[in-house]
The part of an RNA shown here (small-subunit ribosomal RNA, 3' major domain) has 470 nucleotides and comes from an uncultured bacterium.
Context: one part of a larger RNA
RNA sequence: UGACGGGUCCCCGCACAAGCAGCGGAGCGUGUGGUUUAAUUCGAUGCUCCGCGAAGAACCUUACCUGGGCUUAAAUGUAGAGUGCAUUUUCUAGAGAUAGAAAUUCCCUUCGGGGCUUUCUGCAAGGUGCUGCAUGGUUGUCGUCAGCUCGUGCCGUGAGGCGUCGGCUUAAGUGCCAUAACGAGCGCAACCCUUAUUUCCAGUUACUAACAGGUCAAGCUGAGGACUCUGGAGAGACUGCCAGCGUAAGCUGUGAGGAAGGUGGGGAUGACGUCAAAUCAGCACGGCCCUUACAUCCGGGGCGACACACGUGUUACAAUGGUAAGGACAAAGGGCAGCUACCGGGCGACCGGAUGCGAAUCUCUAAAGCCUGUCUCAGUUCGGAUCGCAGUCUGAAACCCGACUGCGUGAAGUUGGAUUCGCUAGUAAUCGCGCAUCAGCCAUGGCGCGGUGAAUACGUUCCCGGGCCU
Numbered sequence: 001u002g003a004c005g006g007g008u009c010c011c012c013g014c015a016c017a018a019g020c021a022g023c024g025g026a027g028c029g030u031g032u033g034g035u036u037u038a039a040u041u042c043g044a045u046g047c048u049c050c051g052c053g054a055a056g057a058a059c060c061u062u063a064c065c066u067g068g069g070c071u072u073a074a075a076u077g078u079a080g081a082g083u084g085c086a087u088u089u090u091c092u093a094g095a096g097a098u099a100g101a102a103a104u105u106c107c108c109u110u111c112g113g114g115g116c117u118u119u120c121u122g123c124a125a126g127g128u129g130c131u132g133c134a135u136g137g138u139u140g141u142c143g144u145c146a147g148c149u150c151g152u153g154c155c156g157u158g159a160g161g162c163g164u165c166g167g168c169u170u171a172a173g174u175g176c177c178a179u180a181a182c183g184a185g186c187g188c189a190a191c192c193c194u195u196a197u198u199u200c201c202a203g204u205u206a207c208u209a210a211c212a213g214g215u216c217a218a219g220c221u222g223a224g225g226a227c228u229c230u231g232g233a234g235a236g237a238c239u240g241c242c243a244g245c246g247u248a249a250g251c252u253g254u255g256a257g258g259a260a261g262g263u264g265g266g267g268a269u270g271a272c273g274u275c276a277a278a279u280c281a282g283c284a285c286g287g288c289c290c291u292u293a294c295a296u297c298c299g300g301g302g303c304g305a306c307a308c309a310c311g312u313g314u315u316a317c318a319a320u321g322g323u324a325a326g327g328a329c330a331a332a333g334g335g336c337a338g339c340u341a342c343c344g345g346g347c348g349a350c351c352g353g354a355u356g357c358g359a360a361u362c363u364c365u366a367a368a369g370c371c372u373g374u375c376u377c378a379g380u381u382c383g384g385a386u387c388g389c390a391g392u393c394u395g396a397a398a399c400c401c402g403a404c405u406g407c408g409u410g411a412a413g414u415u416g417g418a419u420u421c422g423c424u425a426g427u428a429a430u431c432g433c434g435c436a437u438c439a440g441c442c443a444u445g446g447c448g449c450g451g452u453g454a455a456u457a458c459g460u461u462c463c464c465g466g467g468c469c470u
Base pairs, nucleotide, nucleotide: 007470010467011466012465013464015460016459019423020422022420026315027314028313029312030311031310032309033308034306035305042053043052064301065300066299067298068297069296076124077123078122079121080120081119082118084116088103089102090101091100092099093098106115107114108113126290127289129288130287131286135284136283137279138278139277140275142273147186148185149184150183151182152181153162154161155160166177167176168175192267193266194265195264197235198234199233200232201231202230203229207224208223211222212221213220238261241255242253243252244251245250304442317416321375322374323373324372326370333364334363335362338357339356342353343352344351345350382413387408388407389406390405391404392403393402429452430451431450432449433448434447435446
């Protein structure tokens, strides 16, 4: 000087407390450990791994195993020379990779050539093999915590200190006052995006108040520029005003005005550094290693195994419910190898027609809620696992190993021990919708969107983490 203390003082945070809903018990999904296996590819592994890399493992992916092949050889670039032997189609052998055979004989041209294919030669091979403790880049975490430093000066033999401490204040090293310090930088804040109000401008594909037409109904049509909305430019919030307290900074107020009040809500933004934290399997790169194989092509298998253990989710155990019928209201996104209105077929998944839309025009497109009936507390009309049969769709191909539909089957489960997690408002809880990846999908995941919409906070003694001083 730091770090640490079951030392002290002060302060903060869903840290506790006050509440609400969960986990831990059951079934299933998924990830991991373990075990098994020819292989169950590899990495991540206290907080900071475990629905994590993976925004999609049937083949491919794929790195693993097994079997069959290949060897300046796959793919690509470049230079030179040659060629139209290319392409396409068919046949044979084979699991395919591959090998063999037959037919066919490029396109553009400014005629200089160019494109494409193929052959040969030269130069460059390739490695998801090892080392993240050789590295770049990127990331997690403490933590959006309020800290971390520098110049000059002063103090100290020096390491260092002061500044950055003290009092008050703040979300904040945010400010004010005081002061051997005076200033400054990186952080904080502000500037950025979005949301909440409004003015002006502009109205198509959006809207419809007035006028006219029109329909079973409907902005459906003429029209309009009012309203909603869209999107461009502004306004608006600053403790600005008032009262009280205070030297000031500032604090308090069911104070006024205002759509909004004290950083209005949300996001982006992550200081110096810490953990030899993570990643050589995104990529790049030093060193080491393999080179008829640790490279590479193909068929099949595996990554999906299953005495078990853990994490994270989902569905439930029911009446604030299940079920049958009726009928209502979103936002944000997506759409041409696509989304599909409408009609027909099918109990249904879906199929066959057909129309609109590269979309404020067409389309995907709500559920909980509401109303009516029924069930009457049961392992049930709860719950839906598991299994059987019959199908649909995607795709060469659903046995290992896809999703969905119909009929049948109808397991555990009656609210879960010790413990433990999330959340302070349009939040929790609950309800559905969309997107990426993607042929399809193991999505109950991830990221968004809206609908309905609470309870509680006395307080800081204690638990955890953090900040300042000592």
RNAcentral holds the full RNA, with entries from SILVA.